[in-house]
Molecule: transfer RNA
Organism: marine eukaryotic metagenome
């Protein structure tokens, strides 16, 4: 310099119209009793600042922090 990733407690979607899945919490139910199943429940300053937009996690610009390349 250059290109990628940064969204739940993890691992990830979502690429303008107020955020979701897997997994795992935690109630409860099932067993004698754990796991395993079934039910039901919270989940989040969408890195941080500006700009565009009626409206931004999404588009644009700077920075921060991790990855890799010259």
């Nucleotide at each position: 310099g250059c290109g990628g990733u940064g969204u739940a407690g993890c691992u990830c979607a979502g690429g303008g119209g107020u955020a979701g899945a897997g997994c795992g919490g935690c109630g409860c139910u099932c067993u004698c009793a754990u796991a395993a199943g079934g039910c039901g429940u919270a989940u989040g300053u969408c890195g941080g600042a500006g700009g565009u937009u009626c409206a931004a996690u999404u588009c644009c610009u700077c920075c921060c922090a991790c990855c890799g390349c010259c």